Large-subunit ribosomal RNA, domain III from a Synergistaceae bacterium, 388 nucleotides, folded computationally. The RNAcentral record of the full RNA draws on ENA. The coordinates come from a structure-prediction model, not an experiment, and the mean pLDDT is 81. NCBI's taxonomy places the organism under Bacteria, Thermotogati, Synergistota, Synergistales, Synergistaceae.
[in-house]
Context: one part of a larger RNA
RNA sequence: GAGUAGCGAGAGCAAGGUGAGAAUCCUUGCCGCCGAAAAUCUAAGGUUUCCUGAGGAAGGUUCGUCCACUCAGGGUUAGUCGGGGCCUAAGCCGAGGACGAGAGUCGUAGGCGAUGGACAACAGGUUGAAAUUCCUGUACCACCGAAAUUCGUAUGAGCGAUGUGGGGACGCAGAAGGAUAAGAAGAGCGCGCCGUUGGUUGAGCGCGUCCAAGGGACAAGGGAGUCACGGAAGGUAAAUCCGCCGUGGCAAUUCCGAGUCUUGACGGGGAGGGAACUAAGUACCGAAGCUUCCGAUUUCACACUGCCAAGAAAAGCCGCUAGCGAGAAUCAAGGUGCCCGUACCGCAAACCGACACAGGUAGAUGAGGAGAGAAUCCUAAGGCGAGC
Numbered sequence: 001g002a003g004u005a006g007c008g009a010g011a012g013c014a015a016g017g018u019g020a021g022a023a024u025c026c027u028u029g030c031c032g033c034c035g036a037a038a039a040u041c042u043a044a045g046g047u048u049u050c051c052u053g054a055g056g057a058a059g060g061u062u063c064g065u066c067c068a069c070u071c072a073g074g075g076u077u078a079g080u081c082g083g084g085g086c087c088u089a090a091g092c093c094g095a096g097g098a099c100g101a102g103a104g105u106c107g108u109a110g111g112c113g114a115u116g117g118a119c120a121a122c123a124g125g126u127u128g129a130a131a132u133u134c135c136u137g138u139a140c141c142a143c144c145g146a147a148a149u150u151c152g153u154a155u156g157a158g159c160g161a162u163g164u165g166g167g168g169a170c171g172c173a174g175a176a177g178g179a180u181a182a183g184a185a186g187a188g189c190g191c192g193c194c195g196u197u198g199g200u201u202g203a204g205c206g207c208g209u210c211c212a213a214g215g216g217a218c219a220a221g222g223g224a225g226u227c228a229c230g231g232a233a234g235g236u237a238a239a240u241c242c243g244c245c246g247u248g249g250c251a252a253u254u255c256c257g258a259g260u261c262u263u264g265a266c267g268g269g270g271a272g273g274g275a276a277c278u279a280a281g282u283a284c285c286g287a288a289g290c291u292u293c294c295g296a297u298u299u300c301a302c303a304c305u306g307c308c309a310a311g312a313a314a315a316g317c318c319g320c321u322a323g324c325g326a327g328a329a330u331c332a333a334g335g336u337g338c339c340c341g342u343a344c345c346g347c348a349a350a351c352c353g354a355c356a357c358a359g360g361u362a363g364a365u366g367a368g369g370a371g372a373g374a375a376u377c378c379u380a381a382g383g384c385g386a387g388c
Stems, first nucleotide, its partner, number of pairs: 012030006031385004039365003045345002049343001050074006059067002079140002081341004086117002091112003097106003121138005141337004148330004158324002163320004171307004177300003183293004188209006194202001210268002214263005221256004225250007234242002273285002308311001351360002368378003
């Protein structure tokens, strides 16, 4: 220079409270903003920032009694959620091996490796902070499991592969249909209200009008022919399995399947009302629960039709035999159920940007009116009013 520029998009106002001190903290009311987000869940990343109490030097672009700051204490509970104890993809590692003067490179067997496959739990309640984890209720999965029943002790019950077969198992576009979620209306039902301003006991106004997994029964629709006997040189070491061929019987049989009804539920939740010691409208109590319409981007389901660019693998699972084999199978009650993650932020003041930075950041949920629409405008739930 200069107490100058600036104080980082933005709506606050009022009353009350606390306090030494209040534009800035707390509460209430009004107003305003977002609402295919500025709401909610979560991945990555962060790593205690979460909650409670206390604080007021520094940090906070002002202030500060406040804080993601300081100090102390507390907080993350799982057979079923996610990861591992299962599987494989790209890719990576790689015994032997090949190559190279070497360092090393490639690579068989084998292994690792999710962003994929497989796999059993839902509803409600509860904390200052955790919940599909705790509690209540109702389930499910794996293994063990007396008795009983059945089979068997070699004319062999049962187990059963790392082998073999099936299956898992897959693209995109399009149209039509079924169903549900969600929504709307009601002179239905329930609860509350009757106007401090002219009217408002009326076809008045406001609010609400539900519930999972699991079990049982059914089901729109869709897929496949199926069974028996015989043959033979395939899969192959073997097979009764799969595939192939032949003959015969049966037109139904079987599989998938959203959802519906019922149960679960004499339960939960529920507008709101009442409400305690002693405060909190906290503990606690709790009505009605129907009808019609609309209707998804969700689901049946890549099921159907069409098309060409022709659309993972392996395991779990189901057969088969090789093999093992003297007790075994089923199995009520009951028992057992490991390790890691779980707080909090997560379009952001907590991540990446030196900052409490107008930038950047994957996925999921995503209601109403108008509308072709996820545009746009207003708004619900919910969240904010931006640190002069």